[in-house]
Molecule: transfer RNA
Organism: Candidatus Zixiibacteriota bacterium
RNA sequence: GCCGAUGUAGCUCAAUGGUAGAGCAGCUGAUUUGUAAUCAGCUGGUUGGAGGUUCGAUCCCUCUCAUCGGCU
Numbered sequence: 001g002c003c004g005a006u007g008u009a010g011c012u013c014a015a016u017g018g019u020a021g022a023g024c025a026g027c028u029g030a031u032u033u034g035u036a037a038u039c040a041g042c043u044g045g046u047u048g049g050a051g052g053u054u055c056g057a058u059c060c061c062u063c064u065c066a067u068c069g070g071c072u
Stems, first nucleotide, its partner, number of pairs: 001071007010024004018055001026042005048064005
């Protein structure tokens, strides 16, 4: 330099163009003499960034950033 993959909650990952979810973690409560475990509930997202298409974009298109892999 060329090609490809990935980027979503603190972490690991879902979501076939139609209100962004789960597990773990965190917080509150119940339970316990207390802790852990368990149970119930809650909080937490400008979906890497910018622009475009569309009535509507995590999803499609362009540019860009980061990480990883391949080729030279």